A computed fold for a 108-nucleotide RNA from a soil metagenome, annotated as SAM riboswitch aptamer (S box leader).
The coordinates come from a structure-prediction model, not an experiment, and the mean pLDDT is 82.
RNA sequence: CUUAUCCAGAGUGGUGGAGGGAUAGGCCCUUCGAAGCCACAGCAACCGGUUCCGGAUACGGAACGCUGGUGCUAAUUCCCCUCCCCGGACAACGGGGGGAAAGAUGAG
Repeated sequence: CUUAUCCAGAGUGGUGGAGGGAUAGGCCCUUCGAAGCCACAGCAACCGGUUCCGGAUACGGAACGCUGGUGCUAAUUCCCCUCCCCGGACAACGGGGGGAAAGAUGAG
C1' cells in the first nucleotide's frame, strides 16, 4: 500500500506499584491494585491442516479445534468528532438510521 472483518465470544494467579481505555472531548475502569512482564487457562476460526461435496483445471462450498502460525479475553472499535437522511423551525439541540475517516486484527 491492497483486501477482508470489527453490535458474538472468552480470566485467574504471580510480579509490579499508578496509571489505563490509540489521539482531542465525553464517559468509564483502577490502591477492593492501573500499565508492563511471567505462568496457566480460555475464546474465536483470519491463515495453515484434515475430511466430504461440486468442478476438466483454476477454484468454490460445508464440516471438524486440530500438539500448527497469528489474534483476542471491561463497556459495540466504550461513545463521539466529518458527511448524508429522518425529527426539530432551514436554528439551537440531540433521539434514530446510513456512509466515510481514523484505528485494530488477519492475509498478501